């Protein structure tokens, strides 16, 4: 250089093949319980007062894009 796979909250990981983004778990915060902790249980946990915005960056297709197309960046694998 070329080919393939991947990039989504603090973190792991979903979104059923274009139709409510962040389910579910971990972590964190508050509470219950305990003498106090651990374990357990309950509630909350992207930004914003709201409208809205947010899937690595930019552009495109579409009524609608995390998902499809182009380009760039980053990580992994393969190849001479």
């Nucleotide at each position: 250089g070329c080919c393939c796979c991947g990039g989504u909250g603090g973190u792991g990981a979903a979104a059923c093949u274009g139709g409510u983004a962040g389910a579910c778990g971990c972590g964190c915060u508050g509470g219950a319980a305990u003498a106090a902790g651990g374990a357990u249980c309950c509630a909350g946990u992207c930004c914003g007062a709201a409208a809205g915005g947010g899937u690595g960056g930019g552009g495109g297709u579409u009524c609608g894009a995390g998902u499809c197309c182009c380009u760039c960046c980053c990580g992994g694998g393969g190849u001479a």